RNA sequence: GCCCCGGUAGCUCAAUGGCAGAGCGCCAGUUUUGUAAACUGGAUGUUAUGGGUUCAAUUCCCAUCCGGGGCU
Repeated sequence: GCCCCGGUAGCUCAAUGGCAGAGCGCCAGUUUUGUAAACUGGAUGUUAUGGGUUCAAUUCCCAUCCGGGGCU
């Protein structure tokens, strides 16, 4: 330099055009002599950045940034 994959909650990941979710974690409560476990409830997001297409974009297109892999 070229090619491919990825960037979404604190972490690991879903969501293939129509209200952004799960598990773990966090907070509060119930329970317990107390802790843990269990149960109930709650808080969480500029979907990497900028533009474009569309009535509508996490999703499609372009550019840029970051990470991983491959080729030379």

The RNA shown here (transfer RNA) has 72 nucleotides and comes from a Candidatus Micrarchaeota archaeon.
The prediction has a mean pLDDT of 82.
Its Rfam family is "tRNA".